Annotation:
Predicted 3D model of a 467-nucleotide part of an RNA (small-subunit ribosomal RNA, 3' major domain) from an uncultured Candidatus Saccharibacteria bacterium. The full RNA is in RNAcentral, with records from SILVA. It matches the Rfam family "Bacterial small subunit ribosomal RNA".

Context: one part of a larger RNA
RNA sequence: AGACGGGGACUCGCACAAGCGGUGGAGCAUGAGGUUUAAUUCGACGGUAAGCGAGGAACCUUACCAGGGCUUGAAACCCCGAUGACGAUAUUCCGAAAGGAAUAUUUUCUUCACAGACGUCGGGGCAGGUGCUGCAUGGUUGUCGUCAGCUCGUGUUUUGAAAUGUUCCCUUAAGUGGGGUAACGAGCGCAACCCUUGUCCUGCGUUACAAGUGUCGCAGGAGACUGCCAAGUCUAACUUGGAGGAAGGUGAGGACGACGUCAAAUCCGCAUGGCCCUUUGAUGCCCUGGGCGACACUCAUGCUACAAUGGUCGGUACAAUGGGCUGCUAAGUCGCAAGACGGAGCCAAUCCCAUCAAAGCCGGCCCUAGUUCGGAUUGAAGGCUGCAACUCGCCUUCAUGAAGUUGGAAUCGCUAGUAAUCGCGCAUCAGCCAUGGCGCGGUGAAUACGUUCUCGAGUCCUGUACU
Numbered sequence: 001a002g003a004c005g006g007g008g009a010c011u012c013g014c015a016c017a018a019g020c021g022g023u024g025g026a027g028c029a030u031g032a033g034g035u036u037u038a039a040u041u042c043g044a045c046g047g048u049a050a051g052c053g054a055g056g057a058a059c060c061u062u063a064c065c066a067g068g069g070c071u072u073g074a075a076a077c078c079c080c081g082a083u084g085a086c087g088a089u090a091u092u093c094c095g096a097a098a099g100g101a102a103u104a105u106u107u108u109c110u111u112c113a114c115a116g117a118c119g120u121c122g123g124g125g126c127a128g129g130u131g132c133u134g135c136a137u138g139g140u141u142g143u144c145g146u147c148a149g150c151u152c153g154u155g156u157u158u159u160g161a162a163a164u165g166u167u168c169c170c171u172u173a174a175g176u177g178g179g180g181u182a183a184c185g186a187g188c189g190c191a192a193c194c195c196u197u198g199u200c201c202u203g204c205g206u207u208a209c210a211a212g213u214g215u216c217g218c219a220g221g222a223g224a225c226u227g228c229c230a231a232g233u234c235u236a237a238c239u240u241g242g243a244g245g246a247a248g249g250u251g252a253g254g255a256c257g258a259c260g261u262c263a264a265a266u267c268c269g270c271a272u273g274g275c276c277c278u279u280u281g282a283u284g285c286c287c288u289g290g291g292c293g294a295c296a297c298u299c300a301u302g303c304u305a306c307a308a309u310g311g312u313c314g315g316u317a318c319a320a321u322g323g324g325c326u327g328c329u330a331a332g333u334c335g336c337a338a339g340a341c342g343g344a345g346c347c348a349a350u351c352c353c354a355u356c357a358a359a360g361c362c363g364g365c366c367c368u369a370g371u372u373c374g375g376a377u378u379g380a381a382g383g384c385u386g387c388a389a390c391u392c393g394c395c396u397u398c399a400u401g402a403a404g405u406u407g408g409a410a411u412c413g414c415u416a417g418u419a420a421u422c423g424c425g426c427a428u429c430a431g432c433c434a435u436g437g438c439g440c441g442g443u444g445a446a447u448a449c450g451u452u453c454u455c456g457a458g459u460c461c462u463g464u465a466c467u
Base pairs, nucleotide, nucleotide: 001467002466003464004463005462007461008460009459010458011457012456013455015451016450019414020413021412022411023410026304027303028302029301030300031299032298033297034295035294042053043052064290065289066288067287068286069285070284073126077125078124079123080122081121082120083119084118087106088105089104090103091102092101093100094099108117109116110115128277129276131275132274133273137271138270139266140265141264142262144260149188150187151186152185153184154183155164156163157162168179169178170177194254195253196252197251199222200221201220202219203218204217205216208213209212225248228242229241230240231239232238293433306407310366311365312364313363314362315361316360322353323352324351327346328345332341333340334339373404378399379398380397381396382395383394384393420443421442422441423440424439425438426437
């Protein structure tokens, strides 16, 4: 100087407390461990792994396994030699395919030529590797933490390591600002500059709205700065209250992550040093089938419930974000339905998904039951995608109707348009195992006395047998 303390002082954070809703019990979905397996590919492992890489595992993907095949190779560059073909079409044979073999027809260009281009075959230099090392690396990322810190120049102090500045007082979300001060300045961070949103004005406007209008859309601007008032503070910074205002003291949200920590993660995104495999049974390449989907069990994250603030039937109302040409697909017809036929319109403020919603509201039934709760599981019949749904897809209808009556110890999220609850859209995508992820709007709370305690963090003081 640090680190640590079941040391002290001060301060902060959904950290506790005050509340609301969950998890832990049930069924199922997904991931992880374990076990099994020919293979169940690999990585990630307290917080910071486990609905994570994966924003789509039937084939492909695919890296794994079994079997079959290829060896200058599936793709690249160069050199040498040979050749004018290669290829296409048709047929035949072996084969699961890949691949291999054979037959017939047809078959280059530039140039006078040499030669060249283009291919094929052979040879060579090489290719190739999701093989190893993230403890050789780049790049990227997580985390402490959007915490308020981390440093430097000159000067000064000290024998020196170092200190000072950055400590102290007040203040702030903030090393934010003010005052003081052997310090004076400066840098990276904080804040601001950027985006979205809330109010107003101006301009323009078709595809929006019933018209000539401005709901709306697109641009540009205004507005908020402790600006004004009062009180507090010796004064200041600032704090508390008030006025006006759509908005008030950072208005709300996002992007943005200092010096560094964890030899943190990634050689399987990519790049890359080194090592290893590759004239033969390859760690390369192609193909078929299987596996990644197994199942005594354990854990994690979720979905659906256990009902009456509910279930079911009928009627009825109101969104926003988005997406669409290998696409979205209307009207109409058929089907109980999934869906099928149909084909208008739309490269989309125009048409479609989508009359776009659901919770809501108005009525009827159910009457506290394992039920008109709950929907697992299973049987049958269908539909769709796709070469193909057996392993292993989704959906519909009928039947079946399991556990479950609010969950032990323990534990998680959330402070406002938030939690809770309700539906809608998108990426990936032929289809989909999405209850996941990312967005959008509808309805819309309760509580915070306070900082003793738990956890984490910051500043200063202090102790130490640790570095």